c-di-GMP-I riboswitch aptamer from a Candidatus Villigracilaceae bacterium, 96 nucleotides, folded computationally.
This record gives sequence, C1' cells and structure tokens, in this order.
RNA sequence: ACUGCCGAAAGGCAACGCACGCGAAAGCGUGACGACGCAAAGUCAUGGGUCUAAAACCGAAAUUCGUUUUCCGGUCAAGAUCGCCAGACUGCCGAA
Repeated sequence: ACUGCCGAAAGGCAACGCACGCGAAAGCGUGACGACGCAAAGUCAUGGGUCUAAAACCGAAAUUCGUUUUCCGGUCAAGAUCGCCAGACUGCCGAA
C1' cells in the first nucleotide's frame, strides 16, 4: 500500500403520521417526537415514466343572447416527482 473482516462499528439522511404555512391541484417548506427505509435517500428536471390541470382550447347545458354563466365533460405542462428508472456532477467513515 492492497484485500478480507465490513455496509460490522461510529456517524448521515428521513418515508409516514401530527401542527403551521405556500399552492388551483399534484406537491412543497418549517417545526417537535418517533423511525419506513436508504451505501449516495447528496445535487441537477438532461432522457423516459408517473402525478396534477390553474390558464388556454373544444364540447354540452343554461341564458338576461353579452368577449355571459355552470363545484359539467374532454385535451393539454411551461407545474410537480431525483425516496420511479436512467444519465451527469460531487463525496464521508472503516478498529482489533
């Protein structure tokens, strides 16, 4: 120096439940307690998948016929998800 012991030990992150807040929603943030799990469950929305559909468009119904109304239906991401998969960048600990 390398390998085994060994993802052992010591640490790290934190699903979900609860409270408050943001958001149309999906979802996100913060907090106290616990810990589903993770060896990149650190960061990035680049490709794919999945979720939501405010606005927009189309349709239907109603109508005071108006660029109207409807907690109606459909399409749709520039919104969300990195703890869905892939990719990119970075990276800690390891005793006898």
It was read from a public genome assembly, where an Rfam model found it. The prediction has a mean pLDDT of 82.